[in-house]
RNA sequence: GGAGUCGGCUGGAUGACCGCCGGUAACUGUUUUUGCAGCUACGGGAGGAAAGUCCGAACACCAUAGAGCGGGAUGCUUCGUAACGCGAAGUCCUGGUGACAGGCAGGCAAGUGCCACAGAAAAUAGACCGCCUUUAAUUAAUUAAGGGUAAGGGUGAAACGGUGAGGUAAGAGCUCACCAGUGUCGAUGGUGACAUCGAUAGCUUGGUAAACCCCAUCCGGUGCAAGGCCAAAUAGGUUUCAUUUCUCUCAUGCCUGGGAGUUAAGGCGGCUCGUCUUAAGUGAUUUGCUGGUAACAGUGGAUUCGGUGAAACGGGUAGGCUGCUUGAGGUUACGGGCAACCGUAAUCCUAGAUGAAUGGUCAUCUCUUUCGCGGUGAAAGGUGAAAGUACAGAAUUCGGCUUACAGGCCGGCUCCAGCU
Repeated sequence: GGAGUCGGCUGGAUGACCGCCGGUAACUGUUUUUGCAGCUACGGGAGGAAAGUCCGAACACCAUAGAGCGGGAUGCUUCGUAACGCGAAGUCCUGGUGACAGGCAGGCAAGUGCCACAGAAAAUAGACCGCCUUUAAUUAAUUAAGGGUAAGGGUGAAACGGUGAGGUAAGAGCUCACCAGUGUCGAUGGUGACAUCGAUAGCUUGGUAAACCCCAUCCGGUGCAAGGCCAAAUAGGUUUCAUUUCUCUCAUGCCUGGGAGUUAAGGCGGCUCGUCUUAAGUGAUUUGCUGGUAACAGUGGAUUCGGUGAAACGGGUAGGCUGCUUGAGGUUACGGGCAACCGUAAUCCUAGAUGAAUGGUCAUCUCUUUCGCGGUGAAAGGUGAAAGUACAGAAUUCGGCUUACAGGCCGGCUCCAGCU
C1' cells in the first nucleotide's frame, strides 16, 4: 500500500416564527361539586429496526387448570436469563491459506422404508467379462455341459476395509506384518461434550431420521379488538327441538335453609376419566282407574302456562370512560466473571394518540457527489457554484430472532506485495 474478516457508533445540527398532542403550577369564567373552557409560564413528544407477527413471557379472562391419550416443539456440553426455538464460552463436523463462517450436532448391530438410471448384484445385496478345474468332440487352440472363485476388469455417488508377502488348482483375512475402522478393557487431562495414548479381538457389519420411528426434556386456551365501568336503544321478539328430577339425612312451630347420592343439561381446549355450576313448579284445565254417601284424596295420560338448555330467523346499539404507561426500566461508577451476565451505590422519569398528535417555513453550519479555481512530481488542506442525504413511522408492555438500510466515523485480527 492492497485485499479480506469481525465488532461498535451515527444516520443530520443550531436558531427564529407559526401550528399540533400530553403533563405540572397559578389565574379567570362557567359549574352544587366533580368537571369543562380560556390564558400565562415551565418542561416533554417515533426506531435501530417502530417492520415480519416468527419464538418467549408479563398482564387479563375462561370456577380450578388435575390425570391420561392424542397433538406439537426442542435436540452436542457447560453457564446465563423471568423464560425461550435466545445469548456467551467451548467440543465435534463442513468450507476457507487464514482471520473466520455455517451446522438439517441424541439413536441406523431396535424396527419399517428409500437410494433414480446404469450394473450380475444396492445391504440377509452377486456372477456380465474374467481366472482355475472335470467330462465330451478333439494333437493343441476352440465349442458345449458341470464344479470352484470374488483377487483382476466393467457399471455407478457408493459394490462384503487398504498395501505387501505367504499360501492355493485358481483365489479369498485363508494366514502373517503394517495401517484404517469398530467392539471391549484401561491410563492421563477436562465440571462436561470430548482429546491424546496403551492393550486386546481377524470382528470388518454402506448411506439416509428437515424419512416414518425410538429416546430425553418441555407445552392449558384465547388474547388489549384481553378485560372492567357508565350511558342509551330496541321487540326481555318469533319459531322449532329436548327436558322439567327424585332418594336419604340434619336444623326449624311454620315458611325455609344445609349436606350426600341419583337424573338431565351446560362449562373446563381435540377425546376419555375426573371435577365445577344450574335445575321451578306440591301452577291451571281435562280425562281414565282406585277409595269414598259426598266434598275430596292417590295414581296414569293429554293440553297449556312457567323454568333450564340448544338451534334458526328478525330487531336495536356499535357512544363515553378506563385498561394507557414506574418498568424482569434507563444512565454512571465500583466489584465479581474469559464472556453472556450478576451484585452494590448514586441518579433520572424520557410519547400515550384514538380516522389516529410529534409538523411547516426561513437562515446558517455539517456530511456526500459533480464541476471549476488554486496547488503539487502526483496529491491533500483551502476556495466558489449546483445537486442531494438511506431503510422507513409507535397503538398493552418487555426479552430475542429474521429481514431492509445511501452515506460517514472508530477499533481488533488475517493474508499478499514492497521497503527498512
This is a predicted structure of a 420-nucleotide RNA (Bacterial RNase P class A) from a Pseudomonadota bacterium. NCBI's taxonomy places the organism under Bacteria, Pseudomonadati, Pseudomonadota. It was read from a public genome assembly, where an Rfam model found it. It matches the Rfam family "Bacterial RNase P class A". Rfam classes the family as a ribozyme. The model forms 97% of the base pairs in the Rfam consensus. Its mean pLDDT, the model's own confidence on a scale to 100, is 76.